[in-house]
RNA sequence: AGAGUUUGAUCCUGGCUCAGAAGGAACGCUGGCAGCGUGCAUAACACAUGCAAGUUGAACGGGAUUGUUAUCUUCGGAUAACAUGAGAGUAGCGAACGGGUGAGUAACACGUAAGAAUCUACCUUUAGGACGGGGAUAACUUCUGGAAACGGAUGCUAAUACCCGAUAUGCUGUGGAGUGAAAGAAUUUUCGCCUAAAGAUGAGCUUGCGUCUGAUUAGCUAGAUAGGGUGGUAAUGGCACACUAUGGCGACGAUCAGUAGCUGGUCUGAGAGGAUGGACAGCCACAUUGGAACUGAGACACGGUCCAAACUCCUACGGGAGGCAGCAGUGGGGAAUUUUCCGCAAUGGGCGAAAGCCUGACGGAGCGACGCUGCGUGAAGGAUGACGGCCUGCGGGUUGUAAACUUCUUUUCUCGAAGAAGAAUCAAUGACGGUAUUCGAGGAAUAAGCAUCGGCUAACUCUGUGCCAGCAGCCGCGGUAAGACAGAGGAUGCAAGUGUUAUUCGGAUUGAUUGGGCGUAAAGCGUCUGUAGGCGGUUUAGAAAGUCUCUUGUGAAAUUCUUCAGCUCAACUGAGGGUCCGCAAAAGAAACUUCUAGGCUUGAGGGAAGUAGAGGUAUAGGGAAUUUCCGGUGGAGCGGUGAAAUGCGUAGAUAUCGGAAGGAACACCAAUAUGGCGAAGGCACUGUACUGGGCUUUUCCUGACGCUAAGAGACGAAAGCUAAAGGAGUGAUUAGGAUUAGAUACCCUAGUAAUUUUAGCCGUAAACGAUGGAAACUCACUGCCGAGCCGGUAUUCGGAGCGGUGGUCAAGCUAACGCGUGAAGUUUCCCGCCUGGGGAUUACGCAUGCAAAUGUGAAACUCAAAGGAAUUGACGGGGACCCGCACAAGCGGUGGAGUAUGUGGUUUAAUUCGAUGCAACGCGAAGAACCUUACCUGGUCUUGACAUAUCUAGAAUCCUGCAGAGAUGCGGGAGUGCCUUCGGGAAUUAGAAUACAGGUGCUGCAUGGCUGUCGUCAGCUCGUGUCGUGAGAUGUUGGGUUAAGUCCCGCAACGAGCGCAACCCUUGUCCUUAGUUACCAGCGGGUUAAGCCGGGAACUCUAAGGAUACUGCCAGUGACAAACUGGAGGAAGGCGGGGACGACGUCAAGUCAUCAUGGCCCUUACGACCAGGGCUACACACGUGCUACAAUGGUAGGUACAGAGGGCAGCUACACAGCGAUGUGAUGCGAAUCUUUCAAAGCCUAUCGUAGUCCAGAUUGGAGUCUGCAACUCGACUCCAUGAAGUAGGAAUCGCUAGUAAUCGCGGAUCAGAAUGCCGCGGUGAAUACGUUCCCGGGCCUUGUACACACCGCCCGUCACACCAUGGGAGUUGAUUGCACCAGAAGUGGUUAGCCUAACUUAGUGAGGGCGAUCACCACGGUGUGGUUGAUGACUGGGGUGAAGUCGUAACAAGGUAACC
Repeated sequence: AGAGUUUGAUCCUGGCUCAGAAGGAACGCUGGCAGCGUGCAUAACACAUGCAAGUUGAACGGGAUUGUUAUCUUCGGAUAACAUGAGAGUAGCGAACGGGUGAGUAACACGUAAGAAUCUACCUUUAGGACGGGGAUAACUUCUGGAAACGGAUGCUAAUACCCGAUAUGCUGUGGAGUGAAAGAAUUUUCGCCUAAAGAUGAGCUUGCGUCUGAUUAGCUAGAUAGGGUGGUAAUGGCACACUAUGGCGACGAUCAGUAGCUGGUCUGAGAGGAUGGACAGCCACAUUGGAACUGAGACACGGUCCAAACUCCUACGGGAGGCAGCAGUGGGGAAUUUUCCGCAAUGGGCGAAAGCCUGACGGAGCGACGCUGCGUGAAGGAUGACGGCCUGCGGGUUGUAAACUUCUUUUCUCGAAGAAGAAUCAAUGACGGUAUUCGAGGAAUAAGCAUCGGCUAACUCUGUGCCAGCAGCCGCGGUAAGACAGAGGAUGCAAGUGUUAUUCGGAUUGAUUGGGCGUAAAGCGUCUGUAGGCGGUUUAGAAAGUCUCUUGUGAAAUUCUUCAGCUCAACUGAGGGUCCGCAAAAGAAACUUCUAGGCUUGAGGGAAGUAGAGGUAUAGGGAAUUUCCGGUGGAGCGGUGAAAUGCGUAGAUAUCGGAAGGAACACCAAUAUGGCGAAGGCACUGUACUGGGCUUUUCCUGACGCUAAGAGACGAAAGCUAAAGGAGUGAUUAGGAUUAGAUACCCUAGUAAUUUUAGCCGUAAACGAUGGAAACUCACUGCCGAGCCGGUAUUCGGAGCGGUGGUCAAGCUAACGCGUGAAGUUUCCCGCCUGGGGAUUACGCAUGCAAAUGUGAAACUCAAAGGAAUUGACGGGGACCCGCACAAGCGGUGGAGUAUGUGGUUUAAUUCGAUGCAACGCGAAGAACCUUACCUGGUCUUGACAUAUCUAGAAUCCUGCAGAGAUGCGGGAGUGCCUUCGGGAAUUAGAAUACAGGUGCUGCAUGGCUGUCGUCAGCUCGUGUCGUGAGAUGUUGGGUUAAGUCCCGCAACGAGCGCAACCCUUGUCCUUAGUUACCAGCGGGUUAAGCCGGGAACUCUAAGGAUACUGCCAGUGACAAACUGGAGGAAGGCGGGGACGACGUCAAGUCAUCAUGGCCCUUACGACCAGGGCUACACACGUGCUACAAUGGUAGGUACAGAGGGCAGCUACACAGCGAUGUGAUGCGAAUCUUUCAAAGCCUAUCGUAGUCCAGAUUGGAGUCUGCAACUCGACUCCAUGAAGUAGGAAUCGCUAGUAAUCGCGGAUCAGAAUGCCGCGGUGAAUACGUUCCCGGGCCUUGUACACACCGCCCGUCACACCAUGGGAGUUGAUUGCACCAGAAGUGGUUAGCCUAACUUAGUGAGGGCGAUCACCACGGUGUGGUUGAUGACUGGGGUGAAGUCGUAACAAGGUAACC
C1' cells in the first nucleotide's frame, strides 16, 4: 500500500467481497512447563448452607465459670478472701465506610469551568469552661400469655443514659430584653466532656458549555412563568401555600416515542474520525417490587424500622419468618464464565488508653491455553541417498540427513540435599511454603499439532466420484481424464496452539471538515416573489465579541508516549519527564471579520428623453375553407383502400351554381427565421382601450437600500372534475367493415365524452438546455435581432462599444461524448438534491382535493450486479456502392410413367455400421451368390486365427482312409533338406507353461492425420511511427480503376508478411534437335489393292528444348495517372482456354469402421473358427439416374470420319459351328509393331403416316450361354413368345454463357462373374444476356442496437404450480401511557372540648410529653374512556424467488404502427 467481481474487450460510475488489527468471547481438533493478568456479557431469575460489622469492663449495674489460699466438714462438700471474668443487658463509637450490581435515568445524571445562600462526627489549632441538684430505667427477681416469634404485669438498681437550675464568650432583637453548655474514667499523668472561633476533610445547592435516534412526534405548559409575602430547609429557590399578573418553552427542534448508567479510558485509524465503557480508577443510581419516615454529623439506610404487593418457608391455623445486584456455593437460563479453599503474616478499615478483637476489604493458593509473555519437545555428525509410502516418461524422482547408527548436552522431567527476601521495632510474629532459588544424581529420556494448497493468497500430484455426493469469503468448482468434492502422498503457513463463527474499527475518499458529487452514470425544486437565516462595496474614528501574544489556575491517579530502573529476559512492575491539543481568569495587540457612529459612489434603486416586440387582459370587426339546410342543373354512381368491405345514393347522392345558418381556426402578407416577447407554462387575422417587463442615451437624485433563500405565497401545458353555455371540424370510449391463426390493434366507415367560452377546482409532464440563482475574470473568427453614438451632406458606407440570440474553435475541463465569455473553464456566496439494483412514481400514517389523485415517504425480502460513455464485431422487414448462371433473357431437364440405385420408415432371428439443410441420400462401397461381413441362428476353441519371449520334440512337406454340414476328431503311408569351428545355429511344424494376444466394443464432445464448407470469396495480419487514459484507431479509409487490398492519385503514415496474380501441368502457333513400332512429298522396287520393300527426314506425328502476348503500337476518354473503349498486326489480345494450387479463420462440421492414439470396457468372450441365413425384405415417402412418350422419329439396306485408354491366370486376329449369347481350333502381342477396334450420331436410299402405332419397352412364360465349389433365396447375357404404364408431366424446382448447353458413341478402374453408377475420351454442335428493381449468397463504407452462445439473439406481461417475506382484515389477546373519578395502608405535618402523664413548676383544669380521634398529602388497588405499540386472525392485495409449463410477442434494428413522459 491494495486486490477480486458488471464487458467479447475498454474507461468510468457504483455496490458486494477479501487480505489487517482487536477481545471478558464461544465452538471444532489438539495439548509439555512457567510467570503475569483475567473469568455470568444471558434471568436486576429464584436461592439450601456457612461466613461477610463489630468493638469498648479505662462509661455502667450485675456476674455464670474456673483457680489459689484459709476455715469448717457428716469427707460428698460448704463458707470466706483474692484472682479470673463467659454470655446477656444499659451506654458510647462504628454500622451512611469497605464490598456488589447497572435495573432505572436523555437528567445539572455525568464531564468541564465557574459560583454563593450552607452543614460537617472523628482529626488539627486557638480561647474559655466543666458549678449545684434530681427522678427514672434495662439487666435482675416474682407472677403470667403464646406452638413459636415475641411479650405483659409487679418489685429493685447504676452510669460518660436522661432531666432541672446557675453561669459564659455565643445566638436573636433597633432596644428593654430573651435564649442558652458540660461527664467523668483510670490513675499521676493521660484519655474523655461543654462552648466559641478557625482549618482540614466530606457533603448539599446554583449556573455556562458539552452529552444518542426519530418531524411518518409540531405545538407543549396551570404551580405552569413572574412578583412581593408567609411557611419550610443545614441552605437558595413555586420547595410549599394564599394573593396578584398572564406569562413561559419551541424548526438553534419544545412536547412525545425509542434506546442508554456517565467519565478517565479501551479498540481501530496516517490523522480527522468511528465503535465502545468488561477489568482498574472517579461520579451517579439501585439493594425482591412500590411507598414512607425514624435515628444520626452524615441515610430516607444492601446484611435497620414501618406499611402494601408478589413469592418462599414454619405453624398447634390463632399467627409468624425471609430477602446473596457481599464471598464461596445451588438450581435455572444460556454458545458461555471458577473453590461451599488458606490467612489476617503484609496493606487498609472499625472499636479500644492499650493488649487486642473483628474484617469473604485484602494478601494468597485452587480451577479454565480465556489472553499476553517466556522456555522446551534435543544438539553435532551421518548416503549404498536403506526399508516403507507416493509419483513415474520405468531411466528414475520425492519423502530425505529425515531415519537407523555414532558422539554429546540436560533447559524441562524424576529423585535426593540445602533453602530465602517479603518483618516494620530489642525480642516475638509468614497464610503463601519446604514455595522461589541453589547443588548433586539419572536418563534423549516426559512433551506437536492445527489449518490450508483454482485466483485473490504462500503451497501439486495420484486415486475415487461423475451436476451425484459434496465444496464455497467473492468470483465460482462437480455432467468420465476435477491442481476447487473425498482419500492419499507431498508442500505451505502458524505453532502449544490452530482453524471456524459472531462482533467492532480499518481498507470505504462508500456521508467526503481534512476529503465526493448532481448535462448523459443516483442527483437542479416546473417557474418566480419573498420571511427567518447565511453571505455582503468603499472610507474614517472608536469598541474589543471573533482572532493573535504573554501569564496564572485547573485539566485526579492509573493508562498511552518517552528515559532510567527491578524481577535471569519478556510480559509485568517502580521512579522521573512529557502529553492531556480543553475550560476559566487576568494583562496586552488592533491588520482582518464583527459592533457603534459619521462619510463616499462604482453595487442597487429612482427621475427625465427615446425605442422594438405573437408580453398580458378586455372588447369590436373581417374574409377564405369545412359542414349543415333551402333552391336550381344533372343522372349513377360516390367514398374508401395494399386490395376491399361497412357507409352514402333513383326517396336523386357525388359533381356544379345561388342563397342562408353556425362553430372553430386564422392561408397569402412572411427569406417565418438558428427571428421576437415573456419568470416559466406559453404567446401569431385586424383595430381599439387598459396594463407589466426589457433595452438605449443622459449621469440629475437616494446612498449599500444588496445576493441567496428553509418554511410561506403566486403562476403553472395537456388530460381530468363541478356548474352553465356552445358544438362546424377533429375525435378517446363505442359500433360496424377489413386484416389475421387470433386482432378487444395498426387500415376504413360512422361517432359519444372531450376539444370552444365563462366561473371555480386540479397542480402534474422527457414542465428539457435532462445544465438552480447572483457576481467577477479568461483567446479568436463569423451571422442575426434591438436602440443609440462617432465620421461621412446620407435609413444604404466606414468605425468603436451596449443588450439579446446562433454557429466554428483555442487554453482549460471532462470517464468519454462533449462544453468552451449565454462554460460543463478559473474563483466567491447562498439554496435544493444524491449515496448499489429490485421491492418502490409502493405500504402505513399525515396533509391537500368534490373526485381522480397529488405531496411526503419506509421496511421485510431478494440479487452481485444495475448503470454511463466509447470500441470491435454480428445483426436490421436501415441507407449507399459492387460482384456471382443470383435474378432476368434463353436452351435442356427434375417433379407425372416404368425401371435402376440410395435413404427414411416399417418388418425381421438379423435386415451390421457410419453419413442427415445447403455441405447426408448412384455417399464410405473402384462393384454383398460363398468369401467380403463387421449382423443373426446353430455347432465348436480358450496362451488362442495373429506377434514376441522360454522349454521339449520333430525338418518342412506330400499322398490317403473313416465319422461329421463343416470347423474338427480318429488313422495309414511317403519323406529326412541348408550352414557348421561338430558344441550347435537359421528357418519351420507340433506340444507345454506363463507373461500376454485379440476386440469393425464406447467416446470424432479427450485427440493426431485426412476431408467437407463459406470460397478461388478478396480478404487476413504484422513491425515501426502517430493519435487515443484505454479497448482500439491509423495503415486497410477517400477519388478513380480492376477478376482481384489489381494498380494509380491523395492522405500521419512508412514498410512488410500470408492470400490475388505469376512461377507448375495441359491445350492453341512457330522454330530447333531426334526419326522407330509412327510418317511417305520427291526417287526406285512391288501388289488387283496395301509405306508392302529400298530409301527419305520434307509433312503429319511422337517427345525433349526454345520462341511468342507485354495494353508493346495507334486513336479516343480519363486527372499529364492507373486504366478503359476502339483499331492495326498476329495462330492467339487485354487473365487466350482448362487444370493443379484453397489466406487468417468459422461450423465442439465429418471420420475412433482406412490408419494412428489417450481413457474406459470384454477376457472359456464384446476374442477366434465353421455351416446356413441376412445386408437383396416391402403398405409407403423422398433424393439421384436411365429409358420413353415418337416423324429433327422408328425400322431395313448401303456408306464416312475419332480420341484416349487396356492387355499374359490377359487382349485375342483368322477359320469353322450356332439365329444369338457363345463354343471349338488356332495366330500375334508383355505391345506407337499384335489385339481390343465394326465408333455412333452423320450421309445416301426405302418404308411407316399420327395410331397406344412398325412408338415405348416393363412384366411374365419357355429355351439357352457364360463365370464360378456353388447362380434357390440372389448374377449377367442370348433367342422365341408376351407387350404394362406412358400421348410431354400440378405446386414447386435444377443445370448451363462457347467448342459451353444439348446430343452421339468409345474406353478404363474395381472385377471369377455382375453398371443405367463413377472416372476419362473424342464426334456433331446451339440459343440468349435489355439490365441489376426484385429472390439467394458474398464484399466494402456508413447508420441504429438493450445482441456478443452474437436475430435460430435478446426480452415483456397475464395464467398455472411451489416456497418466502409483507400490506389490508370482522376481530382476539398482551405491554405501556394520558385523562376523569373512587379508594386510601404505613408515615409526616396540622387540629384536638376525649384519655394518660416520674423529673420542672408560680402547684393551677399549669407547662411539656404521649395515646386516641380527625383533616391534608400519598403507595398499592379499582372503575370508565382515549393514545401508542407487539403478537395473532377466516379471507384478501400486490411483491420476490424458482434448468427445461401455457398464451401471445410489447421493447431492443425504421423491432416490422418510431420510442418515451
Molecule: small-subunit ribosomal RNA
Organism: bacterium WHC4-8